The RNA shown here (transfer RNA) has 75 nucleotides and comes from Candidatus Nitrososphaera gargensis Ga9.2. The source organism's lineage runs through Archaea, Thermoproteati, Nitrososphaeria, Nitrososphaera and Candidatus Nitrososphaera gargensis. The sequence is in RNAcentral, with records from ENA, GtRNAdb, MGnify and Rfam. The coordinates come from a structure-prediction model, not an experiment, and the mean pLDDT is 83.
């Protein structure tokens, strides 16, 4: 240069095809039962501008350009 798959909470990760009224879970983090104390275990409890920009639409995490980025592959 080309092409593919990826970007969502501090970490992992669904949700995207099929747009719709709180973006789910786990883990970490707090807080609180329980224990002599720690660990584990319960219980609540906050923490997202969905990589950035633009566009279509009453409505976009989710559709449509274009850019960044990581990782793989052809040249």
């Nucleotide at each position: 240069g080309c092409g593919a798959a990826g970007u969502u909470a501090g970490c992992c990760c669904a949700g995207c095809c099929u747009g719709g009224u709180u973006a789910a879970g786990g883990u970490a983090c707090g807080a609180g039962c329980u224990u002599c104390c720690c660990a584990a275990g319960c219980u609540c409890g906050g923490g997202a501008u969905c990589g950035c920009g633009g566009g279509u639409u009453c409505a976009a995490a989710u559709c449509c350009c274009g850019c960044a980025c990581u990782u793989c592959g052809c040249a």